This is a predicted structure of a 73-nucleotide RNA (transfer RNA) from Hemiarma marina.

RNA sequence: GUCCAGAUAACUCAGGCGGUAGAGUGGUAGAUUGAAAAUCUACAUGUCGGUGGUUCAACUCCACCUCUGGACA
Numbered sequence: 001g002u003c004c005a006g007a008u009a010a011c012u013c014a015g016g017c018g019g020u021a022g023a024g025u026g027g028u029a030g031a032u033u034g035a036a037a038a039u040c041u042a043c044a045u046g047u048c049g050g051u052g053g054u055u056c057a058a059c060u061c062c063a064c065c066u067c068u069g070g071a072c073a
Stems, first nucleotide, its partner, number of pairs: 001072007010025004019056001027043005049065005
């Protein structure tokens, strides 16, 4: 330099055919306990990497850029 894959919650990751974004872990509160741990219940947290474009509507499609990993040279 060319090509491919990825970037989504504090962390690890899902997300179908474009139609209001989820799980586990973690956090907080409550139940339970003499007190903890474990368990159960509830709750909170997202500019979906950035900028544009298409569309009534974009995490999803298109272009470019940034970063990460890989292949080739």
It matches the Rfam family "tRNA". Rfam describes the family as follows. Transfer RNA (tRNA) molecules are approximately 80 nucleotides in length. Gene Ontology term of the family: triplet codon-amino acid adaptor activity. The family's RNA type in Rfam is transfer RNA.